[in-house]
Molecule: c-di-GMP-I-GGC riboswitch aptamer
Organism: Pelobacter sp. UBA6093
RNA sequence: CCAGACAAAGCCAAACCUGCCGUGAGGCGGGGACGGAAAGUGACGGGUCUCCAAGACAUGAAGACGGCCGGGCUGCCGAAG
Numbered sequence: 001c002c003a004g005a006c007a008a009a010g011c012c013a014a015a016c017c018u019g020c021c022g023u024g025a026g027g028c029g030g031g032g033a034c035g036g037a038a039a040g041u042g043a044c045g046g047g048u049c050u051c052c053a054a055g056a057c058a059u060g061a062a063g064a065c066g067g068c069c070g071g072g073c074u075g076c077c078g079a080a081g
Base pairs, nucleotide, nucleotide: 002081004077011036012035016031017030018029019028020027021026034067040073041072044070045069046068047065048064049063050062052060053059
């Protein structure tokens, strides 16, 4: 350094409920744990979704999702091998 354990110490928190914000996707806080070794970070590529325009399809503008995938940056512990 790789590897990721019935290890130790911690961390995050899906669905659902709830308050607020947003036209919406969705976001933030509280409760709650299905899960997670990057479930930390950031929309670069793909993907999905929303709104507006257009509307037959296509397309365009502005957005959302990092717990969909790839790649980028950063990072705790650390056994056997």